Description: The part of an RNA shown here (small-subunit ribosomal RNA, 3' major domain) has 473 nucleotides and comes from an uncultured Archangiaceae bacterium. Rfam family: Bacterial small subunit ribosomal RNA. Model confidence (mean pLDDT): 85 of 100.
Context: one part of a larger RNA
RNA sequence: UGACGGGGGCCCGCACAAGCGGUGGAGCAUGUGGUUUAAUUCGACGCAACGCGCAGAACCUUACCUGGUCUUGACAUCCUCGGAACUGGCCCGAAAAGGCUGGGUGCCCGCAAGGGAACCGAGAGACAGGUGCUGCAUGGCUGUCGUCAGCUCGUGUCGUGAGAUGUUGGGUUAAGUCCCGCAACGAGCGCAACCCUCGCCUUUAGUUGCCACGCAAGUGGAUCUCUAGAGGGACUGCCGGUGUUAAACCGGAGGAAGGUGGGGAUGACGUCAAGUCCUCAUGGCCUUUAUGACCAGGGCUACACACGUGCUACAAUGGCCGGUACAAAGCGCUGCCAACUCGCGAGAGGGAGCCAAUCGGAGAAAGCCGGUCUCAGUUCGGAUUGCAGGCUGCAACUCGCCUGCAUGAAGUUGGAAUCGCUAGUAAUCGCGGAUCAGCAUGCCGCGGUGAAUACGUUCCCGGGCCUUGUACA
Numbered sequence: 001u002g003a004c005g006g007g008g009g010c011c012c013g014c015a016c017a018a019g020c021g022g023u024g025g026a027g028c029a030u031g032u033g034g035u036u037u038a039a040u041u042c043g044a045c046g047c048a049a050c051g052c053g054c055a056g057a058a059c060c061u062u063a064c065c066u067g068g069u070c071u072u073g074a075c076a077u078c079c080u081c082g083g084a085a086c087u088g089g090c091c092c093g094a095a096a097a098g099g100c101u102g103g104g105u106g107c108c109c110g111c112a113a114g115g116g117a118a119c120c121g122a123g124a125g126a127c128a129g130g131u132g133c134u135g136c137a138u139g140g141c142u143g144u145c146g147u148c149a150g151c152u153c154g155u156g157u158c159g160u161g162a163g164a165u166g167u168u169g170g171g172u173u174a175a176g177u178c179c180c181g182c183a184a185c186g187a188g189c190g191c192a193a194c195c196c197u198c199g200c201c202u203u204u205a206g207u208u209g210c211c212a213c214g215c216a217a218g219u220g221g222a223u224c225u226c227u228a229g230a231g232g233g234a235c236u237g238c239c240g241g242u243g244u245u246a247a248a249c250c251g252g253a254g255g256a257a258g259g260u261g262g263g264g265a266u267g268a269c270g271u272c273a274a275g276u277c278c279u280c281a282u283g284g285c286c287u288u289u290a291u292g293a294c295c296a297g298g299g300c301u302a303c304a305c306a307c308g309u310g311c312u313a314c315a316a317u318g319g320c321c322g323g324u325a326c327a328a329a330g331c332g333c334u335g336c337c338a339a340c341u342c343g344c345g346a347g348a349g350g351g352a353g354c355c356a357a358u359c360g361g362a363g364a365a366a367g368c369c370g371g372u373c374u375c376a377g378u379u380c381g382g383a384u385u386g387c388a389g390g391c392u393g394c395a396a397c398u399c400g401c402c403u404g405c406a407u408g409a410a411g412u413u414g415g416a417a418u419c420g421c422u423a424g425u426a427a428u429c430g431c432g433g434a435u436c437a438g439c440a441u442g443c444c445g446c447g448g449u450g451a452a453u454a455c456g457u458u459c460c461c462g463g464g465c466c467u468u469g470u471a472c473a
Stems, first nucleotide, its partner, number of pairs: 001473002003470003007467007015457002019421005026312008034303002042053002064298007073127001077126002079123005086103006107116003129287002132285003138281002140276003143272001145270001150189006156165003169180003195264004200232007210221004235258001238252005314414001318373007331360002335354002340349003380411001385406007427449007
């Protein structure tokens, strides 16, 4: 100087407390451990691994296993020879591969012969290749402490020196934020602001949007909504009080908004030899008829168990039936798919419109109105299983999703323990998107309805500043 303390002081944070809803019990989904297996590819392991890499494992993906094959190779550059390319058929085979046979000539130079570029095949060797090892050799990227308020430097001063001072102190703040004081005076990286978005107003611009008329085609309008550009607006600016005359705090006015208005992006010096050699790059090592490459099938989907994360429930603030209302955001051309017809339905037929403020997906759902059920393992709950179908796809046996009928399991609020959340939040309700042929309870977004509670900081956890002890560095 740090680190640590079941030392002290001050102060923060959904840290506790106050409250609301969960997890832990059930069934299922998903990840992991374990076990099994020819293989169940690999990585991730307290917080910060475990719906994580995977924003989509039937083949492919795929890195694993079994079997069948190749050896200048699936891919790159160079050399020689032949043919340009490309494309059809047959045999064998699970395919890869192999064999046979046909069609077919372009571009540039050149009269032609021929040469050249690109591409294909054969050959030789330099070489290729490796998701093989090392994240404890590395770059890059990322997590975490932590959006915490800290981390440093120049000069000066003090100290033999390590170092100190500044950065401590008194106030204050979300903040090393600001004020005052001070052997310090300044400065940098952080904080804040500048950026995006939502909320108010003005203005500009009106088509596909809006308003009016009309059955429609369409016509007219520029008030409003909206769309999307430019501005304004909030600064403790004003008033009162407290305070040290300061910084600031408390209350008030006006205002759509008030003291950082809400949300986002933004992550200092560093820590964890944190994570990643399987995104990529890369040193070293290893491999080279194989640890490379191609193919078929299988596996990653196994199942006595154990854990994490979720979904659906256990019902009456509910289930079912009928009627009826109101979104936002995002998506669509090998796409979205209307009307209409068929089907109980999944879906099929059909073909209009739309490169989309125009057309479509698209019915929002909870809600509201009416009816029914009457506390029951039930008209709760839907697992499981049987049969019959639909869709995607070369192909749904291993191993997809959906529909109908039948079947109706566990479950009556969950031990010890444990998680999230402070407001348009929690809870609850539906909608969209990425990935994607198909496959969503996951993920990323969107809006609808919309709470309760916070006395307080003694305690648990994490953190900041000062101080103290130390046999630790």